[in-house]
């Protein structure tokens, strides 16, 4: 240097022919329990990788750059 796939919660990952941002683990907090783990309730946590486009609305569709991994040179 061409092409292609991916970027969403602290970690895994979801969410589609555009129409409220979510789960599972983890973290806190409460119940159990002599205490501790299990287990049961809750509660917090997000500029959906960045700038723009388009749209009455964009995680979703276009464009340009960033990281990653993969092919081919």
């Nucleotide at each position: 240097u061409g092409g292609g796939g991916c970027g969403u919660a602290g970690c895994u990952c979801a969410a589609u022919u555009g129409g409220c941002a979510g789960a599972g683990c983890g973290a806190c907090g409460g119940a159990c329990u002599c205490u501790g783990a299990c287990u049961c309730c809750g509660u917090a946590g997000g500029u959906u990788g960045u700038a723009g486009g388009u749209u009455c609305g964009a995680u979703c569709c276009c464009u340009a750059c960033c990281g990653c991994c993969c092919c081919a040179g």
The RNA shown here (transfer RNA) has 73 nucleotides and comes from a Chromatiales bacterium.
Model confidence (mean pLDDT): 81 of 100.
Its Rfam family is "tRNA". It is annotated as a transfer RNA.